[in-house]
Parts: sequence; structure tokens; C1' cells
RNA sequence: AGCCGGCCAGGCGGCCGCGUGCCGGCCCUUCGUUUUGCGAAGGUGACCGGUCCGAGGAACGUCCGGGCUCCACAGGGCAGGGUGCUGGGUAACACCCAGUCGGAGUGAUCCGCAGGAAAGUGCCACAGAAAACAGACCGCCGAUGGCCGGCCGUUCGCGACCGGCACAGGCAAGGUUGAAACGGUGCGGUAAGAGCGCACCAGCGCCCGGGGUGACCCGGGCGGCUCGGCAAACCCCACCCGGAGCAAGGCCAAAAGGGGGAGGGCUGCCCGCCCGCCGACACCCCCUGGUGGGCUGCUGGAGCCGGCAGGUAACUGCCGGCCGAGAGGGAUGGCCGCCCAGGGCGCGCAAGCGCCUGGACAGAACCCGGCGUACAGGCCGACU
RNA sequence: GCCGGAGUAGCUCAGCUGGUAGAGCAGCUGAUUUGUAAUCAGCUGGUCGGGGGUUCGAUUCCCUUCUCCGGCU
Repeated sequence: AGCCGGCCAGGCGGCCGCGUGCCGGCCCUUCGUUUUGCGAAGGUGACCGGUCCGAGGAACGUCCGGGCUCCACAGGGCAGGGUGCUGGGUAACACCCAGUCGGAGUGAUCCGCAGGAAAGUGCCACAGAAAACAGACCGCCGAUGGCCGGCCGUUCGCGACCGGCACAGGCAAGGUUGAAACGGUGCGGUAAGAGCGCACCAGCGCCCGGGGUGACCCGGGCGGCUCGGCAAACCCCACCCGGAGCAAGGCCAAAAGGGGGAGGGCUGCCCGCCCGCCGACACCCCCUGGUGGGCUGCUGGAGCCGGCAGGUAACUGCCGGCCGAGAGGGAUGGCCGCCCAGGGCGCGCAAGCGCCUGGACAGAACCCGGCGUACAGGCCGACU
Repeated sequence: GCCGGAGUAGCUCAGCUGGUAGAGCAGCUGAUUUGUAAUCAGCUGGUCGGGGGUUCGAUUCCCUUCUCCGGCU
């Protein structure tokens, strides 16, 4: 200088203030006794006093996973969503630990949504000849076939040789483009060339041997010689997932109004009268849904600390100890003094001294496990 | 507290099986008119909320974060 991991989140004292619980007082109600008073039980207050406790590493974002509660549910499948190297941890996870592979770095170390592209479909703009069962713009060749010319031979049909054309055709080495172009180098080979052949190298597939639980690694042989990228495109494969959320849910329950039932009263209708049925009206009783309100859920839990044991570790087991917020307009704050970091100014060669300033991010609301994000600074340890 | 949605030009919105981002209004210049409005022609104007990743390439796909809006007692 760097790179990882862990811890702290100013300390002490004084004064004032806030919230829940508990205790006492004051107050109220009822009962007993009694002359005002005393005693017992209960209540409640927005009152008074005392006492215990009182935010975090992220309480935050609400991005994942669970507990808990209600609803739904025989089982299986489809649809939809999620996860995605391997092994382990866990209540569970997209988290953690250990490893494998790939990448970055001299290194400590860090990063990785890291299954399948040789199941299928799709996309690869512009440029370029060509962007994926290959093909051919420039270019190279034109051995073979064709045409033309020369020369020689001729049984006059044509044939050999040489030269030319680039017509059929052959080739993919070289060039150009691009993010990406169908293996690389060398020798042979050819008309020109090419894995066309060979040697070495890279890559893929198959087989064998060894190591590892496994991902995978090491070594050897064979093959055709070579097969682009994208799945954070559809998809395929493997595994997982019911929905909603404490404003979930449960209990108590006033007033007025609504709904239902029973009773008697009065009245209408069927009627000559009575009973009965049906309907309207008001009264009284009972039941009941929803709203306002109160209580609960509510904090002791996958809890914290210490020791021992197992495990590389994450983590787990056993033993002992501890209790650390629970509001409902929502508490946890303010001032002063001293000290401790930090910053600034002045003096001084320096050590140092004096003065001023000053401690972040943020704040519970059903509870946990993670991740991510914010953060003045400080301390400790390992490593390069 | 719990659950959803949206950020693109000065304003209102398009654009998303990934390939140089557009429309209307507004603004500026010119024409037309005696002048203005309207109309016509042209032009300007973009960190696609910020950061990171996948990809040759991201407004679009993925992750994270910020801001705003809505619903539930």
C1' cells in the first nucleotide's frame, strides 16, 4: 500500500421530562357496623408519589422464505409461477457453508441467474459474396469436354503436339465486411486447390483405466476430420409452490333503526253470527346480521449468554444461567459539567500547549430466518 | 402496517416477440396580412428516473435502488 473477517455505534455524573407493568395514596360504588368514623370487597381516573424496564445493526426497503390465523381442499393431471454446477446445513429459502468449473488480478482475494443450442421453433439490425442442411462477388484453374489458330501425320473420317479463348465446368487457398465467417501451423499433393493425405496442436464425440459420495479431474486409445452465438427468446428436462393476510382471526356488546318468531289487543276481508285462515296498525317479549366501541391475538421465542461434545465449516446436540419494549395520534427526549475519538485556527524547530467546533445512518407496531440498501468514525485479528 | 401501479422532449402520451426513439400541443425562423390570430413550410429540443448485469447491441430482458400515485380498518 492492499485484501478479507469480527466487534463497537461515544462514556460517566447531575437536573428536568415521556411510556407500559407493579406497589401505595387520593377519588368513586356496594356491603357490614355505627354518632361524625372504621373495616371489607370492587372499580376507575385524563390525578399524585415510588419502583422495575424501555429501539437497531440496520428497527429501513418490503425483495425472498417460514411460524401463526381464516378460507378452500379425496387423489392425480393441465394451466400459471418459481428455482437451476455438486455435496451438505436449515422450519424453509432465491439464504449460508464446503467444493468443482469459468473469468479478473503479480498476489492475498474477488465475481458468476453456472442445466439443455447434437429435441423442436425462432432471432442474428447495418455492413458483407455469404449469418447457418451452406453458398460463390472479386479471384485461381480450365487437367477433362468444347471452340479457334499454327505445325506434323493421314486409310481424308480424323489423330498427336504447341499456343490461345474463358463456353461447359472445377476450386474455396487468398481478398473485402462484421460482434461473430464452417479448425491452426508445416510438409506432401494438384490443372488450380481443399483434412485430400500425413505430423503436431486446439476442440467435439465414443471407449478403457485410475481418483472423488458427487460436480469433476488425471492418463491412454479410436473416430469422422470440425458441428457458430442467443434459453435474463419461446421451449425441453429436473425439482418446488393452494389463496389471503394481525386492517388475519376470536370474544363481549350500548343507543336508534332493520330482519325473523311468539303473545294478547284493535280493525279489514270471506260473512246472518261464532270459531278459524289471511292482511294492516300500534304495544310488549325473545332471537339475530352489520356499523361505532371495548377486550383479545401481543410477545418467553426456530430466544440470548457461557461451557462441553460432534463437524473442515455452515450448523447441531447436551448442561447451566438469564428475561431484554409492547404503544394505539402512537413513549425511549432535552440541558449542564468532565473525559474520549475526529476537524479547524493560533503559538512553537519539534514534542506539545491553548481556543473554537463536534459524534453518522436511522428509529419498533404479530413474530422470526435471510438478502439488499444507508452509515461520522473507531478497535481487534488473519493474509498478500 | 399490508397490498398494487407508474416514471420517455417544456406538457400529454405512443413505441416492448431487443437493431440509430416518434406524434400532438408548446418554442424559434420564414411565407401570407396594413397588423395580429388562424393557415402553410422548415427547424430546435431526449442522462428513455439512477446504478449494475445478460447480449455483438437494452427504452425493451434480469437484479437493485429512488420518486410519485392508488386501494384496504